[in-house]
RNA sequence: GCCUCCUUAGCUCAGCGGCGGAGCGCGUGAUUGGUAAUCACGAGGUCCCGAGUUCAAUUCUCGGAGGAGGCU
Repeated sequence: GCCUCCUUAGCUCAGCGGCGGAGCGCGUGAUUGGUAAUCACGAGGUCCCGAGUUCAAUUCUCGGAGGAGGCU
């Protein structure tokens, strides 16, 4: 220098253009003599940044940033 992939909740990750989700974690409550476990409810997000396409973009296109791998 070139190619490919990744970036979504505190962590690990889903998410086929039209409600942003799961598990774990966290908070509250129930249960218990008390913990743990279990159950119920809840909080938590600029979907890395910018531009474009579209009636509509986390999703498609382009550029940028960060990360991983490969080639030379």
This is a predicted structure of a 72-nucleotide RNA (transfer RNA) from a Candidatus Woesearchaeota archaeon. Its mean pLDDT, the model's own confidence on a scale to 100, is 84. Rfam family: tRNA. Rfam classes the family as a transfer RNA. Its family is annotated with triplet codon-amino acid adaptor activity in the Gene Ontology. About the family: Transfer RNA (tRNA) molecules are approximately 80 nucleotides in length.